[in-house]
Molecule: RNase P RNA; transfer RNA
Organism: Anaerolineae bacterium
RNA sequence: CAGGUCGACCGGGUGAUCGCGGUCCCUGCUUGCAGGGACGGAGGAAAGUCCGCACUCCACAGGGUACGGUGCUGGCUAACGGCCAGGCGGGGAGACCCGACGGCAAGUGCCACAGAGAACGAAUUGCCCCGUGCUUGCGCACGGGGUGAGGGUGAAAAGGUGGUGUAAGAGACCACCGGCGCGGGCAGCAAUGUCCACGGCCAGGCAAACCCCACCGGGAGCAAGGCCAAGCAGGCGCAUUGGGGCGACCCGUCCCGCAAAAAGCGUCGGGUAGGCUGCUUGACUCCGGCAGGUAACUGCCGGGGCAGAUAGAUGAUCGCCACCCCACUUGGGGUACAGAAUGCGGCUUAUAGGUUGACCUGGAUC
RNA sequence: GCCCCCGUAGCUCAGUGGAUAGAGCAGCGGCCUCCGGAGCCGUGUGCGCGAGUUCGAGUCUCGCCGGGGGUA
Numbered sequence: 001c002a003g004g005u006c007g008a009c010c011g012g013g014u015g016a017u018c019g020c021g022g023u024c025c026c027u028g029c030u031u032g033c034a035g036g037g038a039c040g041g042a043g044g045a046a047a048g049u050c051c052g053c054a055c056u057c058c059a060c061a062g063g064g065u066a067c068g069g070u071g072c073u074g075g076c077u078a079a080c081g082g083c084c085a086g087g088c089g090g091g092g093a094g095a096c097c098c099g100a101c102g103g104c105a106a107g108u109g110c111c112a113c114a115g116a117g118a119a120c121g122a123a124u125u126g127c128c129c130c131g132u133g134c135u136u137g138c139g140c141a142c143g144g145g146g147u148g149a150g151g152g153u154g155a156a157a158a159g160g161u162g163g164u165g166u167a168a169g170a171g172a173c174c175a176c177c178g179g180c181g182c183g184g185g186c187a188g189c190a191a192u193g194u195c196c197a198c199g200g201c202c203a204g205g206c207a208a209a210c211c212c213c214a215c216c217g218g219g220a221g222c223a224a225g226g227c228c229a230a231g232c233a234g235g236c237g238c239a240u241u242g243g244g245g246c247g248a249c250c251c252g253u254c255c256c257g258c259a260a261a262a263a264g265c266g267u268c269g270g271g272u273a274g275g276c277u278g279c280u281u282g283a284c285u286c287c288g289g290c291a292g293g294u295a296a297c298u299g300c301c302g303g304g305g306c307a308g309a310u311a312g313a314u315g316a317u318c319g320c321c322a323c324c325c326c327a328c329u330u331g332g333g334g335u336a337c338a339g340a341a342u343g344c345g346g347c348u349u350a351u352a353g354g355u356u357g358a359c360c361u362g363g364a365u366c
Numbered sequence: 367g368c369c370c371c372c373g374u375a376g377c378u379c380a381g382u383g384g385a386u387a388g389a390g391c392a393g394c395g396g397c398c399u400c401c402g403g404a405g406c407c408g409u410g411u412g413c414g415c416g417a418g419u420u421c422g423a424g425u426c427u428c429g430c431c432g433g434g435g436g437u438a
Stems, first nucleotide, its partner, number of pairs: 001362010012321007020041001022039008043337001047348002050346005055221004062251004067217005072086005087101001088099004102212002107210002109206003125150001126147009159177006178202001180199002183196005225277004234268005242256005284305009322335005367437007376391004384421001393409005414430005
């Protein structure tokens, strides 16, 4: 210098004028409005709503089945399908990246086409033996038997290589290698790695096929829930072998009622579309220091910051500056993706342009 | 806010993980007719997008995109 890998960050700035909604203060009165002043007013994803929690209600949130989810190991965390570290497998020349990564040796199922055969192994090519017939002979045809080594098909063909053996062959037998099971030693918390011994010669693939195993999950959602105001029309069902809740079912448990009414619960119908609260300062976030930890993360100290609308505010114009594009000269145009709605932790997706750190590969020069 | 479903030809729909994805209507071309219609014959058009699992994906899984519905 060129190409690349992994992170971190910014995402227009500033001044003036006018406006929008919030909080506080002052003044005025018609007591909830008006005027004035001060302070603060979108994001890294506020998005998708894909996970996990807080909070609130369902009395408590119990057991089993079903259903759903997760799936190497250890840790972090309020929790997680997130993050960190490690193991194993795969990709890359490397920095590094990717992995739904328990079980097919519990059972069931599927494996199209091709092919002899696709999972109680198998024969119409090949190899070999025997018999009969033909032929001078090599051999050929037919029948019976052995074989699964060769060719060939396929995504995949029932361990691989070499030898012994045989009529030809075959884990039939042997050596080495691979893989599996079981037992033990060592390292590690563990996943796992490594070494030794034994065994039978070997067990196809698919669980993002059913399923099995382990672990997790009670349901609903801020339109939750609480209070106030306004408005309306009530009807029906429910009793000891009762009704109802625990929003799939069973057990279990709780509540109501015990016979008039009321209340309660369920159900059908009717009415309302207003206000206050919940509401935003919290498992919060940023900066600096110290401490623990490889790290994720945690603790302590000091300092700073934090909008709350309700048909939904957060904007517009002008000047200067920054960057980009077009004209190349005064000028003109543009500045991504997008936008809070109870809050928080993640994941995923969108994003013009720019800044910066570490590392890898190649080349050149000193 | 919460939950569910769907996306296959121009339209309406089929489609056990298996060869070149079908049907009806519509379209186009030809025959017939003086012309058109009807009829007959022929023909084209494709799984919303991107990854993954598998030998193989319209189908299974995940993530996006678009559409529809339910509920208070």